[in-house]
RNA sequence: GGAGCAGGCCAGGCGGCUACGGGCGCGCAUCCGCGCGCUCGAGGAAAGUCCGGGCUCCACAGGGCAGGGUGCUGGGUAACGCCCAGUGGGGGCGACCCCGAGGACAGUGCCACAGAAAUAUACCGCCUCCGCCCGGAGGUAAGGGUGCAACGGUGCGGUAAGAGCGCACCAGCGGCCGGGUGACCGGCCGGCUCGGCAAACCCCACCCGGAGCAAGGUCAGGUAGAGGGAGAUGAGGCGGCCCGCCGAUCCCCGGGUAGACCGCUAGAGGCGCCGGGCAACCGGCGUCCCAGAGUGAUGGCCGCCCUCGACAGAACCCGGCUUACAGGCCUGCUCCCGUC
RNA sequence: GCGCCCGUAGCUCAGCGGAUAGAGCGCCGGACUACGAAUCCGUAGGUCGGGGGUUCAAAUCCCUCCGGGCGCG
Numbered sequence: 001g002g003a004g005c006a007g008g009c010c011a012g013g014c015g016g017c018u019a020c021g022g023g024c025g026c027g028c029a030u031c032c033g034c035g036c037g038c039u040c041g042a043g044g045a046a047a048g049u050c051c052g053g054g055c056u057c058c059a060c061a062g063g064g065c066a067g068g069g070u071g072c073u074g075g076g077u078a079a080c081g082c083c084c085a086g087u088g089g090g091g092g093c094g095a096c097c098c099c100g101a102g103g104a105c106a107g108u109g110c111c112a113c114a115g116a117a118a119u120a121u122a123c124c125g126c127c128u129c130c131g132c133c134c135g136g137a138g139g140u141a142a143g144g145g146u147g148c149a150a151c152g153g154u155g156c157g158g159u160a161a162g163a164g165c166g167c168a169c170c171a172g173c174g175g176c177c178g179g180g181u182g183a184c185c186g187g188c189c190g191g192c193u194c195g196g197c198a199a200a201c202c203c204c205a206c207c208c209g210g211a212g213c214a215a216g217g218u219c220a221g222g223u224a225g226a227g228g229g230a231g232a233u234g235a236g237g238c239g240g241c242c243c244g245c246c247g248a249u250c251c252c253c254g255g256g257u258a259g260a261c262c263g264c265u266a267g268a269g270g271c272g273c274c275g276g277g278c279a280a281c282c283g284g285c286g287u288c289c290c291a292g293a294g295u296g297a298u299g300g301c302c303g304c305c306c307u308c309g310a311c312a313g314a315a316c317c318c319g320g321c322u323u324a325c326a327g328g329c330c331u332g333c334u335c336c337c338g339u340c
Numbered sequence: 341g342c343g344c345c346c347g348u349a350g351c352u353c354a355g356c357g358g359a360u361a362g363a364g365c366g367c368c369g370g371a372c373u374a375c376g377a378a379u380c381c382g383u384a385g386g387u388c389g390g391g392g393g394u395u396c397a398a399a400u401c402c403c404u405c406c407g408g409g410c411g412c413g
Stems, first nucleotide, its partner, number of pairs: 001336010012305007020041009043311001047322002050320005055212004062243004067208005072086005087101001088099004102203002107201002109197003123144002125140006152170006171193001173190007216262004225253001227252004236246002269288008306309001341412007350365004358396001368382004389405005
């Protein structure tokens, strides 16, 4: 200098005028409200709604079946399908990246075409015998051919030909010993050996009650039914079913009202320091207050500067994942080339 | 807010592990006719909405994104 990997951060800046939403204070106003001043006012994804939790109501949530989800190990967490650290496998020269990665000796199913044969087998070939050719009986998975996959692989011995039949190494399985919390790793020994698919049904282990802020509650206002039906022999809550619990209202038609307030934003909160931990994260102390609407608020104009500014706008809240995104900054690391 | 379904040729649809992905209508060419319609014959036309994964093999199974539709409140 070039190419790249990982992690973190920013998301035009400054000033003036003005508009809009919330809060507080003051003044005016019988009320509705109006005016002035101060102050606060979108994001890293506010998005998709794909997971998890808080909160609220229903038995402060219970038992069973069914159903759904997760799936190497250990840890973190309120919880998770997330995160961290590791194991095994795969990719890359490397920094590093990726993996839904339990079980195929519980059972069932599938494996197209080709091929003799796809868990059950002898097509060609080889060998022995029927005296020989033809043909047949038997042995044989070493060779040919098919296929994603063919009876562990390679070599030597052995044999009628062959074969873990024997031996060496390798793969797999089982046992023992050692290390590790564990996944697993290493060593020794043994007899030789079992196709793949569970993002096929399924089995195993663990997890999951239902609904959702239009939850739920308070107040005000309106309301014409002598409307129809079910119901303590149990309506309804309750959702696919059963049990169990609570339990007096529930459904339909017609008519009326579609107002206000709480929930509502101080929180698993942000920042800084210290401590524990490899890390995710946790603990302590200090400090800060940082949107809260209900037709739904962030805009406009002007001046200066620069590299001329992407994706995009909260609606109960939070932790994740995923997706969209112009440009720029910082830190650590790898490979190649050159020079000293 | 919650739940469900669909996307395959120009249009309407079938296909749900192994096809060269099909059918009807339509388009195009030919035959018939004086000409046209109908009819007959023949041809073309597909990122299976996009991407990734599982599998020997994916339109089909799984994940994710995009687009469209329906239902409840």